[in-house]
Context: one part of a larger RNA
Formats: sequence, C1' cells, structure tokens
RNA sequence: GAUGAACGCUGGCGGCGUGCUUAACACAUGCAAGUCGAACGGACUUUACAUGAAGCCUAGCGAUUGUAAAGUUAGUGGCGGACGGGUGAGUAACGCGUGAAUAACCUGCCCUGUACCGGGGGACAACAGUUGGAAACGGCUGCUAAUACCGCAUAAGCGCACGGUUCCGCACGGGACAGUGUGAAAAACUCCGGUGGUACAGGAUGGAUUCGCGUCUGAUUAGCCAGUUGGCGGGGUAACGGCCCACCAAAGCGACGAUCAGUAGCCGGCCUGAGAGGGUGAACGGCCACAUUGGGACUGAGACACGGCCCAAACUCCUACGGGAGGCAGCAGUGGGGAAUAUUGCACAAUGGGGGAAACCCUGAUGCAGCGACGCCGCGUGAGUGAAGAAGUUAUUCGUAACGUAAAGCUCUAUCAGCGGGGAAGAAAAUGACGGUACCUGACUAAGAAGCCCCGGCUAAAUACGUGCCAGCAGCCGCGGUAAUACGUAUGGUGCAAGCGUUAUCC
Repeated sequence: GAUGAACGCUGGCGGCGUGCUUAACACAUGCAAGUCGAACGGACUUUACAUGAAGCCUAGCGAUUGUAAAGUUAGUGGCGGACGGGUGAGUAACGCGUGAAUAACCUGCCCUGUACCGGGGGACAACAGUUGGAAACGGCUGCUAAUACCGCAUAAGCGCACGGUUCCGCACGGGACAGUGUGAAAAACUCCGGUGGUACAGGAUGGAUUCGCGUCUGAUUAGCCAGUUGGCGGGGUAACGGCCCACCAAAGCGACGAUCAGUAGCCGGCCUGAGAGGGUGAACGGCCACAUUGGGACUGAGACACGGCCCAAACUCCUACGGGAGGCAGCAGUGGGGAAUAUUGCACAAUGGGGGAAACCCUGAUGCAGCGACGCCGCGUGAGUGAAGAAGUUAUUCGUAACGUAAAGCUCUAUCAGCGGGGAAGAAAAUGACGGUACCUGACUAAGAAGCCCCGGCUAAAUACGUGCCAGCAGCCGCGGUAAUACGUAUGGUGCAAGCGUUAUCC
C1' cells in the first nucleotide's frame, strides 16, 4: 500500500459498487419454462338464427335438434425445456492460454439460390364403457382427427457401388465432367395478403477433433505400463484414432524427472513493485467441469440433459404394509457449521430470451427497491465578531500560567436532515416497477449531527497524582523494586476523522 474481511469503541447524509471465503451440509414453503386453437379431433361457455314435443293464462313461453360467430381449454401434434441462472466438488489434463491443422467433421432456427409439394393406407390418445389400486398410477374392449405414423409415384440435384476423362496439390490425396446400376422426399393452414413443407448447393452462426509451445510442490516417490506400443483386418462414430474387437509383432514412457503422492478449476485480469518480479483468480468477461453419490442410455440439429428418463446406494417423507414420492451448487428463506456475509420485496416499464402470423403469454435472466460504514468517493456537524482574558478545571516557585476567541454575548447563513409546493429523462404512437424518486423551489430554527488511537526512542505529541518488579504495558529496544514523560487516572497535547484502532493475509 492492499482486502469479498472479522473484532473493539463510536456513528449524521448521499452516490456508486459490493456481501456464505466455512458444511459440493440437510432443506419446510412459494416462485425460477413455457407457448401455439392460424396443425388436429373433442369437451365446455356465451350470443344470434332456424327447428319446434308435452303443455299453458295462445301476437308468446318452451324440452330437443341444427347452423354460424366469439371465447376457454384436458389430450394428440409442433417449437422451446442443450439457452439463460448456480457452484468450483473433481481435474496437473490438449482442462486452460496461445499459435496452427481438419485433404478426418457436424450445424435446428436465420440468409441466398435451384428444383419440387402427386396419389393412397392403417393406427393411437382424447372420448365412451368396464375393471384393478389406499395412493402413485394403470389394465381390457370400442370409436376418431391431424402439419402424428407408414407404403407408392416422381428425382433437377443427392447417397452408395463400378469403371472413365481432365485439372491440381501437401504424403494418405482433392476438385470438375460425363456414364451404368441402385436407393431415398414432402403437409398443410389461411383473414387469400401470406405462413409453412421436401430435396440439393452455398453463406452465416455455433460446435467437434488433432498438434507445437507454456501451465504448482515433493526423489525422505526411480523405475512405470498389458489394450500396454505398433501393424493387418473389421466394428463403431458427424469424424480421425486401441475408441472397441480378432490375429500378429514386442514394443512404448523415464534423471530434459516417467510413475506415485500432495495441492489446485484455467485465463483476461486484480494487489504490490521504479521495473524485473512476487502474490492472487471475490465481483465483471471468456473457457472447462459438476447438479444428493455412482452408472446408463433414450429423444433430439444439439444432452449422455440442474428444475427429463432408467438402475443401484445413502438420506427424508407418505402408506390401507402390497407399494409409492423427493433432490435449492436457480431466487428468496430455514436449520447447522462459523470470527463472519442480506429480503420468504416490486415489476416485466426498459434490455434480452422462449413460443406465437399477431394480440399476447412466460421469464427470481434482467431492471429496481430493502438490509450491512463492507469498500471507494463527496458533503455536513456552522460563519463573522467577541478580553471583563468570565466561571470552572489542571499545574504552580502561590506571583501566576494553560485550556482560550475557546465559551457566553452580538450579527449572519441554511449545505445536509425535517416541513410545504412543483416535478422529470429513461418510451419510437400507447405502455414507468423504480417513484411523487432525482431535480427545482418556499418558509423555518444554530438548531438534529464527533469520535477513536497515541504522546520513552524508532515517531508528531508532557505534566500531576496513584501504584511500588505489584498491578500492569509491549511492534522492536525495553518500562515497573517510593519522585515512572513507558503501568492506571486526570489535565494538556499530537495524528486521523464518520470513522479510528486491533487481528489475519499478500507485496
């Protein structure tokens, strides 16, 4: 000098930041991912029109049925739940940083271009009936729609196999052209404006893989390794590869530190320092990993998926004992641990995200507010005048000296706080949580607002009393055993100031 700090004493205001560093301990409750009726069949509500049984007090009321419009929605279906948000347990690794490579790769939504969108089929939810179960949740029978599912047709271009021509390179090779055989598409809705669907090519974006270099400590860890190292052939993958498998060979790594053990997310940065360097990785940004512990796949353009599924384990809860339910390292909040860390707040107004043609819906992302002197910055606690040098206190050589223009008194001012009035920008036509906030203005009273550490030397600042190697102080040297500038108190003084000291840690 610095800190995500804590502790002691003290504490007026504002702005901007920041706040579980410990138990990746366990979690009550609420919320944090939905949306689309312009994909689909139902169900329900309302309105209008038509129909009009029985009946009635007969210009009418009215069960039922049909049509149309508007709306709501459990289910099928689509897109999104792989983003956003959290945490740092694991990881010493191509994890990260940096620079290359992919002639070994993928890419939903978006953009551009080209070519298409023909004709059929069978189901399953919902629903109805029935049935099992305490529940969670099912079983059976029957009906039905679609942009759900499955064949068929077509194929500019595409995939696969085969051989050919030509051009190029960086070794395996790459591009273009034509050919033969063979294989694979599609979906409709509509307010008639559009919105969609399929195939292929390119772009953009995002991802995947590989390599060079760099990346803590220990040799009181010296040898390590059996899919191990390489080959051939296959499988698998978006793709290369012992990634996996059969066979063959016996390799591969290591004092330039392998292996083992310990510690640790990495970086941009941050702190310090003249720099070199040292330390660190909170907040913000990028990457990685994880989601009670361990394992696994499914779906999908994308996951081996925090608020999806299955299995095992521990724990908690419900149970009719047969069986079930759960996962805050999301935002609040609770218990616990701890020296220690906040509200079960408001709003989608802005920015952004998901869905939708849109209206709009959702959004604890985000924007704000609340709490904490936790940090930085700013402001205030008054200004001028005022000597009878008042009173009081302390010291005293008893003369006086100091506090001290300090106070009182007189004259002013009103920053902040308090009270009243006006009142934004942030929003592009409407729409403002913040918020009657910021800001402007009026009246009003010096009122409501100063402490903490230190005073032997280092080190700015001294006297008195008490104590008597006691009580105590102390960062180092050291002080205290009867005149202690070093302990305690008082007066005075120095320093910093809404803070001041102490402790911890780093330079």
Overview:
Predicted 3D model of a 507-nucleotide part of an RNA (small-subunit ribosomal RNA, 5' domain) from an uncultured bacterium. It matches the Rfam family "Bacterial small subunit ribosomal RNA".